Predicted 3D model of a 74-nucleotide RNA (transfer RNA) from a Candidatus Woesearchaeota archaeon.
Taxonomically the source falls in Candidatus Woesearchaeota (Archaea, Nanobdellati).
It was read from a public genome assembly.
Model confidence (mean pLDDT): 84 of 100.
It matches the Rfam family "tRNA". Rfam classes the family as a transfer RNA. Its family is annotated with triplet codon-amino acid adaptor activity in the Gene Ontology.

RNA sequence: GGGCCGGUAGCUCAGCCUGGUAGAGCAUCUGACUUUUAAUCAGGUGGUCGCGAGUCCGAAUCUCGUCCGGCCCA
Numbered sequence: 001g002g003g004c005c006g007g008u009a010g011c012u013c014a015g016c017c018u019g020g021u022a023g024a025g026c027a028u029c030u031g032a033c034u035u036u037u038a039a040u041c042a043g044g045u046g047g048u049c050g051c052g053a054g055u056c057c058g059a060a061u062c063u064c065g066u067c068c069g070g071c072c073c074a
Base pairs, nucleotide, nucleotide: 001073002072003071004070005069006068007067010026011025012024013023020057028044029043030042031041032040050066051065052064053063054062
């Protein structure tokens, strides 16, 4: 220098191919239960979808550029 994969909640990841309300588990908060804790149950909070731009009525998703990490080739 070239190619491929990945970046989404505090953490681990799905969703992307085929554009249409951003999700799950864990964690955290509140309540129930319990002598207390834990466990269990119910509910809640939490997101510039790495960043910028473009296309579109509408972009996590498509296109281009760019940053970071990993692998391969040179």